Small-subunit ribosomal RNA from an uncultured bacterium, 1440 nucleotides, folded computationally. Its Rfam family is "Bacterial small subunit ribosomal RNA". Its mean pLDDT, the model's own confidence on a scale to 100, is 83.

[in-house]
RNA sequence: AUUAGAGUUUGAUCCUGGCUCAGGAUGAACGCUGGCGGUAUGCCUAACACAUGCAAGUCGAACGGAACUCUUCGGGGUUCAGUGGCGGACGGGUGAGUAACGCGUGAGAAUCUGGCUUCAGGUUCGGGACAACCACUGGAAACGGUGGCUAAUACCGGAUAUGCCCAAAGGUGAAAGAUUAAUCGCCUGGAGAUGAGCUCGCGUCUGAUUAGCUAGUUGGUGGGGUAAGAGCCUACCAAGGCGUCGAUCAGUAGCUGGUCUGAGAGGAUGAGCAGCCACACUGGGACUGAGACACGGCCCAGACUCCUACGGGAGGCAGCAGUGGGGAAUUUUCCGCAAUGGGCGAAAGCCUGACGGAGCAAUACCGCGUGAGGGAGGAAGGCUCUUGGGUUGUAAACCUCUUUUCUCAGGGAAGAACAAAAUGACGGUACCUGAGGAAUCAGCAUCGGCUAACUCCGUGCCAGCAGCCGCGGUAAUACGGAGGAUGCAAGCGUUAUCCGGAAUGAUUGGGCGUAAAGCGUCCGCAGGUGGCAGUUCAAGUCUGCUGUCAAAGACUGGGGCUUAACCCUGGAAAGGCAGUGGAAACUGAACAGCUAGAGUGCGGUGGGGGCAGAGGGAAUUCCUGGUGUAGCGGUGAAAUGCGUAGAGAUCAGGAAGAACACCGGUGGCGAAAGCGCUCUGCUAGGCCGCAACUGACACUCAGGGACGAAAGCUAGGGGAGCGAAUGGGAUUAGAUACCCCAGUAGUCCUAGCCGUAAACGUUGGAUACUAGGUGUGGCUUGUAUCGACCCAAGCCGUGCCGCAGCUAACGCGUUAAGUAUCCCGCCUGGGGAGUACGCUCGCAAGAGUGAAACUCAAAGGAAUUGACGGGGGCCCGCACAAGCGGUGGAGUAUGUGGUUUAAUUCGAUGCAACGCGAAGAACCUUACCAAGGCUUGACAUGUCGCGAAUCGUCGGGAAACCGAGGAGUGCCUACGGGAGCGCGAACACAGGUGGUGCAUGGCUGUCGUCAGCUCGUGUCGUGAGAUGUUGGGUUAAGUCCCGCAACGAGCGCAACCCUCGUUUUUAGUUGCCAGCGGGUGAUGCCGGGCACUCUAGAGAGACUGCCGGUGACAAACCGGAGGAAGGUGGGGAUGACGUCAAGUCCUCAUGGCCCUUACGGGUUGGGCUACACACGUGCUACAAUGGUGGUGACAGAGGGUUCAUCCCUAAAAGCCAUCUCAGUUCGGAUUGUCGUCUGCAACUCGACGGCAUGAAGUCGGAAUCGCUAGUAAUCGCGCAACAGCACGGCGCGGUGAAUACGUUCCCGGGCCUUGUACACACCGCCCGUCACACCAUGGGAGUUGGGUUGACCCGAAGGCGCUGCGCCAACCUCGCGAGAGGGGGCAGGCGACCACGGUCGGCUCAGCGACUGGGGUGAAGUCGUAACAAGGUAACCAAU
Repeated sequence: AUUAGAGUUUGAUCCUGGCUCAGGAUGAACGCUGGCGGUAUGCCUAACACAUGCAAGUCGAACGGAACUCUUCGGGGUUCAGUGGCGGACGGGUGAGUAACGCGUGAGAAUCUGGCUUCAGGUUCGGGACAACCACUGGAAACGGUGGCUAAUACCGGAUAUGCCCAAAGGUGAAAGAUUAAUCGCCUGGAGAUGAGCUCGCGUCUGAUUAGCUAGUUGGUGGGGUAAGAGCCUACCAAGGCGUCGAUCAGUAGCUGGUCUGAGAGGAUGAGCAGCCACACUGGGACUGAGACACGGCCCAGACUCCUACGGGAGGCAGCAGUGGGGAAUUUUCCGCAAUGGGCGAAAGCCUGACGGAGCAAUACCGCGUGAGGGAGGAAGGCUCUUGGGUUGUAAACCUCUUUUCUCAGGGAAGAACAAAAUGACGGUACCUGAGGAAUCAGCAUCGGCUAACUCCGUGCCAGCAGCCGCGGUAAUACGGAGGAUGCAAGCGUUAUCCGGAAUGAUUGGGCGUAAAGCGUCCGCAGGUGGCAGUUCAAGUCUGCUGUCAAAGACUGGGGCUUAACCCUGGAAAGGCAGUGGAAACUGAACAGCUAGAGUGCGGUGGGGGCAGAGGGAAUUCCUGGUGUAGCGGUGAAAUGCGUAGAGAUCAGGAAGAACACCGGUGGCGAAAGCGCUCUGCUAGGCCGCAACUGACACUCAGGGACGAAAGCUAGGGGAGCGAAUGGGAUUAGAUACCCCAGUAGUCCUAGCCGUAAACGUUGGAUACUAGGUGUGGCUUGUAUCGACCCAAGCCGUGCCGCAGCUAACGCGUUAAGUAUCCCGCCUGGGGAGUACGCUCGCAAGAGUGAAACUCAAAGGAAUUGACGGGGGCCCGCACAAGCGGUGGAGUAUGUGGUUUAAUUCGAUGCAACGCGAAGAACCUUACCAAGGCUUGACAUGUCGCGAAUCGUCGGGAAACCGAGGAGUGCCUACGGGAGCGCGAACACAGGUGGUGCAUGGCUGUCGUCAGCUCGUGUCGUGAGAUGUUGGGUUAAGUCCCGCAACGAGCGCAACCCUCGUUUUUAGUUGCCAGCGGGUGAUGCCGGGCACUCUAGAGAGACUGCCGGUGACAAACCGGAGGAAGGUGGGGAUGACGUCAAGUCCUCAUGGCCCUUACGGGUUGGGCUACACACGUGCUACAAUGGUGGUGACAGAGGGUUCAUCCCUAAAAGCCAUCUCAGUUCGGAUUGUCGUCUGCAACUCGACGGCAUGAAGUCGGAAUCGCUAGUAAUCGCGCAACAGCACGGCGCGGUGAAUACGUUCCCGGGCCUUGUACACACCGCCCGUCACACCAUGGGAGUUGGGUUGACCCGAAGGCGCUGCGCCAACCUCGCGAGAGGGGGCAGGCGACCACGGUCGGCUCAGCGACUGGGGUGAAGUCGUAACAAGGUAACCAAU
């Protein structure tokens, strides 16, 4: 000093796994905004092109001279071109190239080093020139040419010397002076310091879809060359050198100290500052020099720009400013040499775009400010609102205070050091003092979750937002605006990039049974790893010391700017490399051993191990013959096919090919693929036992090699059965399928290829360790036994269960998926894709290797709960079946759809809408339409005014309404007025059957009166969840019993409630009348009575209580007795958790929205009653089990104001008569006419009655409904609503059946289980072609450009080599001299080398490309239905 997570796959869960976010950073840019200061930083792109100015000069104390000037004429001063010296190799810029001894680090030897320091010595004698200058002259210019004069610290010769060469002798070989007289120079040698050159070890990016590279290449010898080693160069000789520990090639890149990030290890990066390197328009070259192959030097070539008199010349900002261009983007053509540093000079000094400063830019870091304290009627305004309030908010106003900042004024530095003096760009700056006045100064982003911060309005899947998940389809905290809030703050957001989070490449620190991932299997070189004990060494390892790792930076102590940033100064660690001393446990190396690993040997043993040969029977098909006759075959059913020319069947004989029943077994063998009749030969491995031999010989294995199912290929055989393709028959909407009849390749053999499979235990190999139990195969041993078995033990194999442990779970579990070690292979989101390109292999098919663009936010594993299945099991229900009666056909009633209409108001729409809302539309109802009318309103509250209220009358009008005119003067009072009612006025408001049932409450339907739905605690599971609730029985029932990690409980079931059935008791009026009495023509009519019926209160009764059987000794079931009733006695009420966004805003209530002289309110008339049609629900029928006529007994319940009194009231049945099978004496529709009733009013549009009329219809297709007993069927009666209107609804009683074997099937439901890719839950999910749009990409005749390379041609400048007609001051010789010769040199010529350039190729990269291939994405398209359930032919893998 020290490690944080979150969102997102699902209905939910755990895991795997990607994507995304929160942090830090930047030479940044963009948007909005912007007060000050300090310190830094500022072309990341075009190493693109550059106008202009400046960036390297200096020395007169080296030299001759020129000009100007002063002069006391003696001379002096200043300036300057030229000769000469030193410096222009530093400083400054940039990062193009470079993957390299370039850089970093550590070593090394064969070198040079101007100026500097130091030591020693010297500085002598001579000589000849050339600029400047003068004259002539060329050129437009740049720049020259010829002749002549001249100096030096320029140049040359001689002498001498430490030195150098040399075996020796000997040879060679230096200098320069200047001035102000104190120095500064010059030469030689030695040493030092500094700088530079060279060599080596180690480290230094990516690609193998780059695997071989190399000819001066590797080495040697001779020679050359350099300051110096070296193939550095050359001649000759040898054939080496590098490379899977990655050569070569390709791509990218200056390297480092450091910087950013990170807990660290790491990862990324190399701006500024500092070290090294490279470059200076592009390419080549040398010269000079101590140093260069030279940024502001030279020569040549090229491109470009400029000047030109067209002949020829000039240039190089990657120095500082600046311009254009490029770009998202990067500053002033500033001041100064005052400081620091550099060059020259003896110095003064000059030069210095190095540097010091200023300017511009919020580009970054740091600091400061925009005020402080008080101040509640919590002002106004804004926003919101449930109208009470809340919030903005002590915020403001207002009071008091301060002056950092600002403005003005005054003072005013340090930086300055050189003896002194003088000297400041910054700069009148920093800083100090005074005055003034809260005065001059706040924005940006966000507010759905992650993530701090919420409301209103607008919008309405639009406009838009978005980092991920995702928001927006009329109540958006997610869009836009507003108010408020949150965060940061002179900044705030966005974008880009890097690290982090990411353990998401995992050394620290991951994985591979099913999620991505074990090579199909084995052998095996290199490599990696390796048993027991000993000695030595010391490479690894550990440790002490030494050197080094520049400075800056980082860390830390201290200090200076008011603080900080910033700066100054001191200190220190880890670690790297090198050297050196020590230790010896471990690894390693060497030596000598051991036997437990491994191998050999000996003795046994089992086996479908392999190869070859021989043999066998069953079956099938075919052929021949016999018997025999009409079918056979095949299927869900058929047909094609075979058969009277004799099939099939059956018997006998023969032929062929393939495969080997039973034994046969989670049994055996093999490395895997794989191997199955019998016998023989050859051959390989395993196991057991013994312990004789070797003595670590082992394990694994990149590359490499071998084997390797099926299908397929080549050649030749063979061919019975089966059978891709193909033909035919079916099925079907279609059926290129599933089914059937045929049938070719193939399947078989020989030889050769291919090399892949769901080649699977989806599990690499080896070794060791870690509980057991129980099968099975092989061998051995043991006591006893004559022997065999059984039994026990050991080893090896092969299965099941299971502890610990592991695992996301499932599961694995001595045959590990446990615990460890070693080696190999492989994985890193899904799709694109195992595709494309390239390469290798292959006859081909193809195999191996193996991407990217683009696209998505998932894809996936295991398990859970549901739902579903053309999965399974169990069970129930008028579900089917068994029955009875209907509907569907007719007429009609009623509802609905549709159509029509001014309107035919609205709602309800599978079951669960359709005689439903509506328990009753002529007006009303009424919501609809038309017409004419009202506007504070028909209704509520509040204000004001008038009037009592109220009741008549008249006119207009269809009415509403409008207008006119009367009657009437009430109640209370504190005398002010008040209550109620009516009218009028204005405004708040009323009103709405207007929309939204997908904003809601309430109510209701439905699954379903189905038996289910849950909870607490406990337990199990990481968890979702499970258990309980499952199981065995039983029930109508999750009803009860038993069992059980569950024990209990709740809502449901049942019971409690009502009613009917029996009975007791109480009470008898209005009910009843048995007995008693009275009375009548008759009647409970009367007295009386309460027994009975009945009424209505309270009880009893039924509980599987009893008996027998079954069952498990239970629950329960079956049968029986008794009983009015028997196993919930019948009926009703009662409807769990929930489902269907089910229904209802038109019962009611209600949030938003909408209308307000109308979508409100009132009136009249019309409509809801329409009518080619379709459907539902009913009624009446079609007749004789009937119709008609007559006769005819008995209810219950209800109603009528009150009333058990009275009234409303029966029908079918029964009896008699008639009708006699017909469109009728059936049926009654329709129509005519006359009436009755209700009601303001029956026209549209009521009901009923009389007479007349007398339609369809003769029992109903496909289909379909109800009902299990007082039920169906049938018969009538009552009630509600209602003025009136019933075939409807709700009730009531009368008569009163048939059938149920049973659960295979249809429908619905319950429980358990199974599969699932479904969860909007099968009306689910989902695949492929085709069509359309867009996107990226492969192929492609070619075409364009770049890079690199081979061969050849050309050969500038240049140095080198040779030559050198020609030319030349110094030196030498000769000569008096002129001059000659020599030495030496130069021009010129030639040669090899070589840049640019050219020709012909090779390789490689990229762009474009008609056409073409697949891929991806897209809301709705077309065709089918492949997959998920047994997905309706199980799916999948490979091949054809």